[in-house]
RNA sequence: CGGGGAUUAGCUCAGCCUGGUAGAGCGCUUGCCUUGGGCGCAAGAGGUCGUCGGUUCGAAUCCGGCAUCCCCGA
Numbered sequence: 001c002g003g004g005g006a007u008u009a010g011c012u013c014a015g016c017c018u019g020g021u022a023g024a025g026c027g028c029u030u031g032c033c034u035u036g037g038g039c040g041c042a043a044g045a046g047g048u049c050g051u052c053g054g055u056u057c058g059a060a061u062c063c064g065g066c067a068u069c070c071c072c073g074a
Stems, first nucleotide, its partner, number of pairs: 001073007010026004020057001028044005050066005
């Protein structure tokens, strides 16, 4: 320098192809249970979907630039 992949909750990841209410597990908080803790059960909080633009009635999803990380080639 060229090509490819990844970026979504505190963590690990789905959802993207085929645009239409943002999700799961773990973790966290509260309650029940327990002498207390753990386990178990129930409820809840937590996201400007890496960033800046574009297209669209509508963008995590489509298009372009940039940033970070990983892989391949030179």
Molecule: transfer RNA
Organism: Deltaproteobacteria bacterium